[in-house]
The RNA shown here (transfer RNA) has 71 nucleotides and comes from Microscilla marina ATCC 23134. Taxonomically the source falls in Microscilla marina (Bacteria, Pseudomonadati, Bacteroidota, Cytophagia).

This record gives sequence, structure tokens and C1' cells, in this order.
RNA sequence: GCGGAUGUGACUUAAAGGUAAAGUGUCAGGUUGAAGCCCUGAAGAUGAAGGUUCGAGUCCUUCCAUUCGCA
Repeated sequence: GCGGAUGUGACUUAAAGGUAAAGUGUCAGGUUGAAGCCCUGAAGAUGAAGGUUCGAGUCCUUCCAUUCGCA
């Protein structure tokens, strides 16, 4: 340089173009003599910018990052 794949809370994964879901973790409360387990609740995410569409995490384009292959 060329081609492919992947990018979603702190982490691991979901999500027929139609309310972004779950587990772990964090925080608060309950429980306990104190902790752990357990119960309840909360905060927290679509790599960036455009386009298509009534509507985009999803489709298209260009970048960025990671990764694989070729040279």
C1' cells in the first nucleotide's frame, strides 16, 4: 500500500429499521452484633462525521481505533 472482520455502560454479551435488554461490577437502602450471602432501588453505553428513511445500534459513504490476511 491492498483486502477482510470488529467497534454498544467499568467488564462480558443481547437487540426483525419502531421504548437500547441482561449478567457481573459500582452506589444507596433493607437484613446482620459486624461482615458475607440474600432482597429492593439507582446511576451508567451505541467509536466520529455525514447520507437514506416518518423513524437508524442496525442500511449506505468517509474517517478513526483494534485485529487478521496479502504484498
It matches the Rfam family "tRNA". Rfam classes the family as a transfer RNA.